[in-house]
RNA sequence: GAGCCGGCCGGGCGGCCGCGGGCGAUCUCGAUCGCUCGAGGAAAGUCCGGACUCCGCAGGGCAGGGUGCUGGCGAAAGCCAGGCGGGGGCGACCUCGCGGACAGGGCAACAGAGAGCAGACCGCCCGCGCGGCGCGAGUCGUGCGGGUAAGGGUGAAACGGUGCGGUAAGAGCGCACCAGCGCGGCGGGCGACCGUCGCGGCUGGCAACCCCCACCCGGAGCAAGGUCGAGCAGACAGCGUUCGAGGACGGCCCGUCCGAGCUGUCGGGUAGACCGCAUCGGACCGGCGAACGGUCCGGCGGCGACGUUCCGGCGUCGCCGAGAGAGAUGGUCGCCGGCGGGGCGAGAGCUCCGCGCACAGGAUCCGGCUUACAGGCCGGCUCCU
Numbered sequence: 001g002a003g004c005c006g007g008c009c010g011g012g013c014g015g016c017c018g019c020g021g022g023c024g025a026u027c028u029c030g031a032u033c034g035c036u037c038g039a040g041g042a043a044a045g046u047c048c049g050g051a052c053u054c055c056g057c058a059g060g061g062c063a064g065g066g067u068g069c070u071g072g073c074g075a076a077a078g079c080c081a082g083g084c085g086g087g088g089g090c091g092a093c094c095u096c097g098c099g100g101a102c103a104g105g106g107c108a109a110c111a112g113a114g115a116g117c118a119g120a121c122c123g124c125c126c127g128c129g130c131g132g133c134g135c136g137a138g139u140c141g142u143g144c145g146g147g148u149a150a151g152g153g154u155g156a157a158a159c160g161g162u163g164c165g166g167u168a169a170g171a172g173c174g175c176a177c178c179a180g181c182g183c184g185g186c187g188g189g190c191g192a193c194c195g196u197c198g199c200g201g202c203u204g205g206c207a208a209c210c211c212c213c214a215c216c217c218g219g220a221g222c223a224a225g226g227u228c229g230a231g232c233a234g235a236c237a238g239c240g241u242u243c244g245a246g247g248a249c250g251g252c253c254c255g256u257c258c259g260a261g262c263u264g265u266c267g268g269g270u271a272g273a274c275c276g277c278a279u280c281g282g283a284c285c286g287g288c289g290a291a292c293g294g295u296c297c298g299g300c301g302g303c304g305a306c307g308u309u310c311c312g313g314c315g316u317c318g319c320c321g322a323g324a325g326a327g328a329u330g331g332u333c334g335c336c337g338g339c340g341g342g343g344c345g346a347g348a349g350c351u352c353c354g355c356g357c358a359c360a361g362g363a364u365c366c367g368g369c370u371u372a373c374a375g376g377c378c379g380g381c382u383c384c385u
Base pairs, nucleotide, nucleotide: 001383002382003381004380005379006378007377008376009375011336012335013334014333015332016331017330019038020037021036022035023034024033025032026031027030040359044370045369047368048367049366050365051364052221053220054219055218064217065216066215067214068213069082070081071080072079073078083098084097085096086095087094088093099212100211104210105209106206107205121152122151123148124147125146126145127144128143129142130141131140132139133138160178161177162176163175164174165173179203180202181200182199183198184197185196186195187194188193225275226274227273228272234266235265236264237263238262239261246258247257248256249255279299280298281297282296283295284294285293286292300321301320302319303318304317305316306315307314308313337357338355339354340353341352342351343350344349
């Protein structure tokens, strides 16, 4: 100077105005005032797994679905470390894949002669026939029959590779070495697996095609669900319809007018209200269990009471910690910081102008995964000079 990996932050302070929840006070009873609390590392996508709630469910099997190297952690999803194989980088490192193809069935476009215990198109070799040349051994061409997987050609893939022997030509046909597979032994590792020795000529792929093996699997979701419950309608009962219930005329009596309904109870339950609904960490009990239910302790912040005081505080006790109505956390100004540009200066730096300045915001909660992200900080490592 270029990079690689891991972790973290992601504006700070103050003034004014405003917003939502809780508590308190006041009044004209739904407003005002005061105090206090009020988004994130991803609150996001809603992709996994759970808690919780309701519904369903004797037990067993079939069908269907999901997962799939090893070890550890974990409630599970998943995370960490490791193994084997493929790819990228000089390197630090990054990235993709993972049970079984001797249980069985099936598949392989196009090209190609042939695609699975394969296949003779060209070639190579042998035999026979015919023709040319040659005195001849033969040689060249051509036809037929056969052998051959070395060579050419096709393909993503053609039944391991190299060499020697062998042969008419060839071939794991034989041998040596190499790669892989299977079996056995020894050594290392918890294990996946690795190393090594011997034996066997045993040697293609796809399981995200069916399948086999092992393990797992009810459904819906906080608009879950629970408690209360206007109004309208219903059921039942009582009273009433010239023996007038009830209503209007400002409260009562009288009076005038209207007048066929009025009242009570009950069940389900709409609107609506409340609960579900939450500060952080830890211990114990229940629980298979993180979450959940309960008890206790501690930390941080705030308020109140009491005690103490050198009036700054300190101690003890008690209470509180966003949680919502389709849903508040915003605006503005000043200083600092940041980013972009200009001027001055040898430089450190000084100064002026511009930009609010990354991605984005709860809605039952928790654990993950994935995706987005201006700028910056810390640690370790690699390569070049």